[in-house]
Context: one part of a larger RNA
Molecule: large-subunit ribosomal RNA, domain II
Organism: Halanaeroarchaeum sp. HSR-CO
RNA sequence: GCCAGAGAGUGUACCUGUUUGGCAAGUCUAACCGGAGCAUCCGGGAAGGCAUAGGGAAACCGACAUGGCCGCAGCCUUCGGGCGAGGGCCGCCGUCUUCAAGGGCGGGGAGUCAAACGGGUACGACCCGAAACCGGGCGAUCUACGCGCGAGCAAGGUGAAGCAUGGCGAAAGCCAUGUGGAGGCCUGAUAGGGUUGGUGUCUUACAAUACCCUCCCGUGACUUGUGUGUAGGGGUGAAAGGCCCAUCGAGCCCGGCAACAGCUGGUUCCAACCGAAACAUGUCGAAGCAUGACCUCUGCUGAGGUAGUCUGUGGGGUAGAGCGACCGAUUGGGGAGUCCGCCUCCGAGAGGAGUCGGCCCCCCUGUCAAACUCCGAACCUACAGACGCCGUCGAAGCAGGGAGUCCGAUCUGCGGGGUAAGCCUGUGGAUCGUGAGGGAGACAACCCAGAGCUGGGUUAAGGUCCCAAAGUGCAGGCUAAGUGUGAGAUUGAAGGUGGUCCUGAGCCCUAGACAGCCGGGAGGUGAGCUUAGAAGCAGCUACCCUCUAAGGAAAGCGUAACAGCUCACCGGCCGAGGUUCAGGGCGCCCAAAAUGAUCGGGACUCAAGUCUGCCACCGAGACCGAGCCGCAGAGAUAACACUCUGAUCGUGUAGGUUGGCACUCUGUUCGGGCGGAAGCACGGGUGAGAACUCGUGUGGACCGAAUGGGGACGAAAAUUCUGGC
Numbered sequence: 001g002c003c004a005g006a007g008a009g010u011g012u013a014c015c016u017g018u019u020u021g022g023c024a025a026g027u028c029u030a031a032c033c034g035g036a037g038c039a040u041c042c043g044g045g046a047a048g049g050c051a052u053a054g055g056g057a058a059a060c061c062g063a064c065a066u067g068g069c070c071g072c073a074g075c076c077u078u079c080g081g082g083c084g085a086g087g088g089c090c091g092c093c094g095u096c097u098u099c100a101a102g103g104g105c106g107g108g109g110a111g112u113c114a115a116a117c118g119g120g121u122a123c124g125a126c127c128c129g130a131a132a133c134c135g136g137g138c139g140a141u142c143u144a145c146g147c148g149c150g151a152g153c154a155a156g157g158u159g160a161a162g163c164a165u166g167g168c169g170a171a172a173g174c175c176a177u178g179u180g181g182a183g184g185c186c187u188g189a190u191a192g193g194g195u196u197g198g199u200g201u202c203u204u205a206c207a208a209u210a211c212c213c214u215c216c217c218g219u220g221a222c223u224u225g226u227g228u229g230u231a232g233g234g235g236u237g238a239a240a241g242g243c244c245c246a247u248c249g250a251g252c253c254c255g256g257c258a259a260c261a262g263c264u265g266g267u268u269c270c271a272a273c274c275g276a277a278a279c280a281u282g283u284c285g286a287a288g289c290a291u292g293a294c295c296u297c298u299g300c301u302g303a304g305g306u307a308g309u310c311u312g313u314g315g316g317g318u319a320g321a322g323c324g325a326c327c328g329a330u331u332g333g334g335g336a337g338u339c340c341g342c343c344u345c346c347g348a349g350a351g352g353a354g355u356c357g358g359c360c361c362c363c364c365u366g367u368c369a370a371a372c373u374c375c376g377a378a379c380c381u382a383c384a385g386a387c388g389c390c391g392u393c394g395a396a397g398c399a400g401g402g403a404g405u406c407c408g409a410u411c412u413g414c415g416g417g418g419u420a421a422g423c424c425u426g427u428g429g430a431u432c433g434u435g436a437g438g439g440a441g442a443c444a445a446c447c448c449a450g451a452g453c454u455g456g457g458u459u460a461a462g463g464u465c466c467c468a469a470a471g472u473g474c475a476g477g478c479u480a481a482g483u484g485u486g487a488g489a490u491u492g493a494a495g496g497u498g499g500u501c502c503u504g505a506g507c508c509c510u511a512g513a514c515a516g517c518c519g520g521g522a523g524g525u526g527a528g529c530u531u532a533g534a535a536g537c538a539g540c541u542a543c544c545c546u547c548u549a550a551g552g553a554a555a556g557c558g559u560a561a562c563a564g565c566u567c568a569c570c571g572g573c574c575g576a577g578g579u580u581c582a583g584g585g586c587g588c589c590c591a592a593a594a595u596g597a598u599c600g601g602g603a604c605u606c607a608a609g610u611c612u613g614c615c616a617c618c619g620a621g622a623c624c625g626a627g628c629c630g631c632a633g634a635g636a637u638a639a640c641a642c643u644c645u646g647a648u649c650g651u652g653u654a655g656g657u658u659g660g661c662a663c664u665c666u667g668u669u670c671g672g673g674c675g676g677a678a679g680c681a682c683g684g685g686u687g688a689g690a691a692c693u694c695g696u697g698u699g700g701a702c703c704g705a706a707u708g709g710g711g712a713c714g715a716a717a718a719u720u721c722u723g724g725c
Base pairs, nucleotide, nucleotide: 001725002724003723004722005721006720011123012122013121014120015119016118017117018116019115020114021113022112023111026050027049028048032044033043034042035041054061055060064091067090068089069088070087074083075082076081092107093106094105095104096103097102126266127265129263133256134255135254136253137252138251144230145229146228147227148226149225150224151223152222153220155187156186157185158183162179163178164177165176166175167174168173192217193216194215197213198212200211201210232248234244235243236242269660270659271658272657273656274655279292280291281290282289283288294404295402296401297400298399299398300397304390305389306388308387309386310385311384312383313382314381315380316379320375321373322372328368329367332364333363334362335361337359339358340357341356343354344353345352346351408432409431410430411429412428413427414426415425416424417423437448438447439446452628453627454626456624457623458622462618463617464616465602466601467600471615473614474613475612476611477610478609484604485603495589496588497587499586500585501584502583503582504581505580506579507578508577516573517572518571519570520569522546523545524544527541528540529539552567555566556565557564629650630649631646632645633644634643635642661714663711664710665709666708667707668706669705670704671703672702679698680697681696682695683694684693685692686691
C1' cells in the first nucleotide's frame, strides 16, 4: 500500500417544545404492602408534586360562572342580510405604586400523567488524540560521586634534594666532580585509558553512535576488579542541565483516568421540498461564545401586500459646472492711488520729484478646490394615485420549535491609505462560495447561460485555412513592421519620425508654376567712414540714382586686399501641377534578464492582420416542440385508482422539514426447505434509488413474508485498530 473484519450522537435525571393517548377543575402516584400463573402481571398505597388566584420587598389585601360593539371559520338566508364557538376593541374588577393623575402585573376555568420524537443542562456525553498534574511503588547490574578490600603500568630520556671526595672561606657557607634517583617531568603502537581533526567511510549500517587514518594521556586529580552507600523536586555532578539501565529542564511502572483540550482529524443507506452566513452588538473577546440579522418548520390571525413602470407633492447637494456669488489658491499686461519701503536727484531745511518693489482700486487676459458654491443633473428616497403583479387554494402580520453562520473571495462603479503589490481598508451591484453546461489553450470569480430524464431542432457567447464543427465568403480601404493573428487577466510611455494613406485651408500656375538645364546677373562705384589695406562680403553709417527683361551700395563661399565661384532677380528650353500649414489612420524608433523561442500550434502578407459594410454557416444542458418522472394545486373517491392545470414549479454547501430502503433480535399470523435452506460464484429481469427478484452451478441445514415492538443497525477516508498478502 491493497483486501477482509472492527470502528463514532448513547444511557439516566431534570427543564422545554411537538405529536398521540388517558382522565379532567383536577391529575399522577413514590417508597412500600398484599396476591399470583412470581424480575413481567393484578390489587392496594395521595405521603407528596403540579394545576385550581393574583398583586406586593413585606405587612397585607384579594378578582368579570358576561355589560356593549365588531367579526373569521361555520350555519341559515327572501341573496339584501342574520346568527356567530374561538378571536378583537371597549367597559368593569384585584393588587402595587400613589396627594392626585397616570402606570406595572393579573382577571370571563385547562390542567395533569404517560409514551415517542426535537432541543437544552449535568454527568466520559459523537469517536480517537496530547504535552502535563497528583499518589503509591520499582530502580545506582548503565552511569555520577563517595567509602572498604584488591590488581595494573615494556623500554628509554632528563637528573631535584640528600650524601661522598676535592677545593675555597675567619665563619655562615659556596664551588667542582662523583654518587643519588625526585617529578600531577619528557619520548613511547608496553599494558591500559581517551577521542582532536578528516565535518573521510557507513548512514533500510557490521553497529539504535560502528570502521579507518590522524591524535591525547600513559607514576597519577592515573587506570581497573569486587563489595558497599546516596532515589525522583530527590540523588550525584572539576558544572555540560551532564548522569541516575538505549528513558532526564524532573527516571520508570501502576493508579487517579474515558484528566482537560475554545485545537487537528474522522463520523457509515436512498430520495423529495425549501435553503443560508462569513454582518451588527457585547465579551480577559479576537481559532470561542451569546443576542440580533439572514434559513427552515409549525401554529394563530383574517384582507390586504408592493420587488416593477408612470404621474404628482416633498427631501438630497454628488457628477458636472462655476467663481466680476462667498471662501481659499493662482498667470501676464496696462492704468490710477500716492498708502508703505529702498535708492537716486533737487533743496539750507521743511519738503518735493523719479525708477523699482509691496499694498489697494479699475480694465484686458490665463487657471484651480474632499473639508469652496451663484448653480446643478442622472439617481436615490418618503407619501399618495394609476397600471402591473401577488393574495381567502390565506398574502402582509404575530407567536413558537430547530438550525447553521460571526476566517470569506474576485470583478466592477465610487472612495481612503500606500512608490507599489495576487497590498490594506470602506461602500453599491454581480459572481464564486453553494453553480453544472458552452467560450476564454489549460484557468473558483471574466463572457454566454441557471442543469428533473430521453431523444429531435434553433440559437447565445465565441467562431468558420489545417489540427477542429462551420466561408481559403462578398465589396471597399489600410499595414510591410511577421506590426499583427492576445476582450481582460497577459504592458509598452514621455519624446521623436520627408515610412505611407486620407482630410481641410492658404499661396503660385498654360499671360507657363515647381525642379532641372542654357544665358544674363550691369553702370555711377573701389558708396561714405574706418583702416597698412577694407574694392558687395572685419567693423560703423547710410542703403540712393541710372540702364534695364532683370540684377542687393549684396544672402553665402573665397582673397592680405583684389580676383574668382554661387545666390537673390530676369530671359530661354520644358509642359502640369507645385508649395506651405493644420488634422486624422496604420506603421517605425524609443524597447535590457537570466535552460530554447512562441499568436494554443502549424502557419498566415490585395491575410488566415486591421478598419467599414453585408450575406451565409457552425456552435450550450440556453430557447422551441415531443414523451416521461417528480412536486404543487384542482376535480373525483370511504380510501386508492383516475382526470385536469402549472409562461409565471424542478441547481444547491452548512442547515431545517418530510417520505422510504436495508441489517439484527423478538410477539402474532402465514409460508419455504435433504425431491436441497442459508452463504458463495456467474448470468437474466424490476425499481429514480437505497434495494428487490429469478435462473444455473457450488454448498449441505436451515430460511423467509406481512404486521407490531426492541436496537451495541448501514463504512472510503480518522499518519484509525486487528489479521492476511